This is a predicted structure of a 260-nucleotide part of an RNA (large-subunit ribosomal RNA, domain VI) from Candidatus Nitrosacidicoccus tergens.
Context: one part of a larger RNA
């Protein structure tokens, strides 16, 4: 831009993709077969391997603005109590996100129409003959079923809801130019959505985000103080003190003033 007004929400499915793996063991049954060793078909459960998908309840990684510890050495005049810088300085841990070493689920069954092959009727050619006529049966392969995408499917599709056909010009359908509905977008808070764009929430009639309270989760016992000790350091106060992503709450800041 187009689908022949503009529009919102919900289908259909033309077509395309994706997927398609097996393995032990039990049961039938030590059964049929088989002198015997041995050992089935068909049917039926159990439990695995690899691929694969989706998630974070476990378990386990990771964690450069999270806690604590500690080593040097500058800085805050000095202690004390901190800040830089040293691979995040080294070191323990550690939420939420994203992950796998985690957890879940998957190949299914059915139906169609065949390959080799197996067969029934049956002549050419009085017998035979699965074929010439005609009818069955038969595969992980083929069509379907099962996931996803999908009307630019130019035969452009369907179904409800919603608005609207106004004014100018010169006008024969129809052009040109303006101003609206219904609806959409821009700006703006913002997101586990994301390169940009898209997409999803909000937008004061409001918990979108910060920022505060709380709770939850991480840390692991803050700083001062006071006591025992010469000191190093313990111990009380103190399950403290700090602190990101979580969850509720609360308009305190910010979604404001406006455009198209």
């Nucleotide at each position: 831009c187009g689908u022949c007004a503009g529009a919102a929400a919900c289908c259909u499915g033309a077509g395309g993709a994706a997927a398609c793996c097996u393995g032990u063991c039990c049961c039938u049954a030590g059964u049929a077969c088989g002198a015997g060793a041995g050992g089935a078909c068909c049917g039926g459960g159990a439990c695995g391997g690899a691929c694969g998908a989706a998630c974070c309840u476990c378990u386990g990684g990771u964690a450069c603005a999270c806690c604590a510890g500690u080593u040097g050495u500058c800085c805050c005049a000095c202690c004390a109590g901190g800040g830089g810088c040293a691979c995040c300085g080294c070191u323990g841990g550690a939420u939420a996100g994203c992950c796998a070493c985690g957890u879940u689920c998957g190949g299914a069954c059915a139906g169609g129409a065949u390959a080799a092959c197996c067969g029934c009727u049956g002549a050419a050619a009085g017998c035979a003959u699965c074929u010439a006529a005609g009818c069955g049966g038969g595969a992980a392969a083929c069509c379907c079923c099962c996931u996803c995408c999908a009307a630019g499917a130019c035969c452009a599709g369907g179904c409800u809801u919603c608005u609207c056909a106004c004014c100018c010009a010169a006008c024969a359908c129809g052009u040109g130019g303006g101003a609206u509905a219904a609806g959409g977008c821009c700006c703006c808070c913002c997101g586990c959505a994301g390169a940009a764009c898209a997409c999803g929430g909000g937008a004061u009639c409001a918990a979108u985000a910060g920022a505060c309270c709380a709770g939850a989760c991480c840390u692991a016992c803050a700083c001062a103080c006071g006591c025992a000790g010469c000191a190093a350091u313990g111990c009380g106060c103190c399950c403290a003190g700090g602190g990101a992503a979580c969850u509720g709450g609360c308009a305190c800041u910010a979604a404001c003033c406006g455009g198209c």